[in-house]
Context: one part of a larger RNA
RNA sequence: UGAUGGGGGCCCGCACAAACGGUGGAGCAUGUGGUUUAAUUCGAUGAAAAAAGAAGAACCUUACUAGGGCUUGACAUGCUGCGAAUCCUCUUGAAACAUUCGGAAACGCGGACACAGGUGGUGCAUGGCUGUCGUCAUCUCGUGCCAUAAGGUGUUGGGUUAAGCCCCGCAAUGAGCGCAACCCUCGUGUUUAGUUGCCAUCGUUGAGUUUGGAACCCUGAACAGACUACCGGUGAUAAGCCGGAGGAAGGUGAGGAUGAUGUCAAGUCAUCAUGCCCCUUAUGCCCUGGGCGACACACGUGCUACAAUGGCUGGGAAAAAGGUUCGUGAUCCCGUGAGGGUGAGCUAACCCCAAAAACCCAUCCUCAAUUCAGAUUGCAGGCUGCAACUCGCCUGCAUAAAUCCGGAAUCGCUAGUAAUCACCGGUCAGCCAUACGGUGGUGAAUUCGUUCCCAGGCCUUGUACA
Numbered sequence: 001u002g003a004u005g006g007g008g009g010c011c012c013g014c015a016c017a018a019a020c021g022g023u024g025g026a027g028c029a030u031g032u033g034g035u036u037u038a039a040u041u042c043g044a045u046g047a048a049a050a051a052a053g054a055a056g057a058a059c060c061u062u063a064c065u066a067g068g069g070c071u072u073g074a075c076a077u078g079c080u081g082c083g084a085a086u087c088c089u090c091u092u093g094a095a096a097c098a099u100u101c102g103g104a105a106a107c108g109c110g111g112a113c114a115c116a117g118g119u120g121g122u123g124c125a126u127g128g129c130u131g132u133c134g135u136c137a138u139c140u141c142g143u144g145c146c147a148u149a150a151g152g153u154g155u156u157g158g159g160u161u162a163a164g165c166c167c168c169g170c171a172a173u174g175a176g177c178g179c180a181a182c183c184c185u186c187g188u189g190u191u192u193a194g195u196u197g198c199c200a201u202c203g204u205u206g207a208g209u210u211u212g213g214a215a216c217c218c219u220g221a222a223c224a225g226a227c228u229a230c231c232g233g234u235g236a237u238a239a240g241c242c243g244g245a246g247g248a249a250g251g252u253g254a255g256g257a258u259g260a261u262g263u264c265a266a267g268u269c270a271u272c273a274u275g276c277c278c279c280u281u282a283u284g285c286c287c288u289g290g291g292c293g294a295c296a297c298a299c300g301u302g303c304u305a306c307a308a309u310g311g312c313u314g315g316g317a318a319a320a321a322g323g324u325u326c327g328u329g330a331u332c333c334c335g336u337g338a339g340g341g342u343g344a345g346c347u348a349a350c351c352c353c354a355a356a357a358a359c360c361c362a363u364c365c366u367c368a369a370u371u372c373a374g375a376u377u378g379c380a381g382g383c384u385g386c387a388a389c390u391c392g393c394c395u396g397c398a399u400a401a402a403u404c405c406g407g408a409a410u411c412g413c414u415a416g417u418a419a420u421c422a423c424c425g426g427u428c429a430g431c432c433a434u435a436c437g438g439u440g441g442u443g444a445a446u447u448c449g450u451u452c453c454c455a456g457g458c459c460u461u462g463u464a465c466a
Stems, first nucleotide, its partner, number of pairs: 001466002003463003007460005013454001015450002020412004026304008034295002042053001064290007073115001077114002079111005086104003092098001117279002120277003126273002128268003131264001133262001139176005144153003157168003183256004188224007198213003202208001227250001230244005293432001306406001310364002314360002322353002327346002332341003377398007419442007
């Protein structure tokens, strides 16, 4: 100087407390371990691995395995032999164009060798990228001063802040990376612009096909607006804090992006790049099957439930944000249905994909494994695709399992949040999506504290530690 203490002081965070909802019990989905296997490809393993790489394993992917095949190779450059689209030149021809001489040449096939190739090893040789402490408030430097020196000071102290944020003091005075601000989205208004959007007239079973308008809604663009600016109190006449006014918004307005110096020889040689090592008729390359989907079990993350704040039948409502031409697919017809046929419109503020919970009317009538729950299984079908057995999704009928709210333990969350309800997207032929990323609908309770648990910051103190 650090690290550390079941030392002390101060402070903070869904850390605890308060509240709400879960996980842990059941069934299923999915990932991992283990076991099995010809192979169950590889890596990731406390927090910081485990619905994570993988924004989609039937073939392909694919790296694994069995069998079969190739050896200058699936791919690149150079040499050589043969062929060669096309172009230039010359000749014949009136020209188009064709023939011929000479030259250039993409590309194809063969040959020999240099070489290619490697998802082979090493992340403890590396770059790049990433996780983590942590969006925590820190981490440093120049000059000066102090100390024999390691070092210290500044960065400590008194207040204050979300903040090393600011004020005051001080052998310090300045500065830098961080904090904040600048960026994006949302919230208010003004100006401007009105089509495909909006309003009115007119019109329709329905569809905006008519006419008019630019006030509203909305959509783009440009501005304004919030700064403790104003008032009162408090404070050290400071920084600030508390209350109020006005205001769409008030003290960082809400959310996002943004991640200092460093730590963990953290992760990645399988994104990519790369040193060294290794393979070279194979550890390279191609194909057909299989496997990555196995299953006594253990763990993680989720979905569906255990019902009456509910299930089921019928009815008429109101979103946002997305996507679409190898696409989306209205309408009509067929089918109980998945779907099939037809094929309008739409290169999209125009057409289409396209809401559920909520609400209303009936029904079930109670602690029952039921009109709860839907696993599992049988039969019959549909769709995608060369192909659905291993191994896809969906539909109908039948079947009707466990589970009656979950031990120890443990997680999320402070407001348009939790909870709950549906919609969309990417990947994608199809889909194992209950995942992931977005979007809106309905919409709470509790805390205004810091004694304790956990993590962290500053000062101080002890130390058998470095």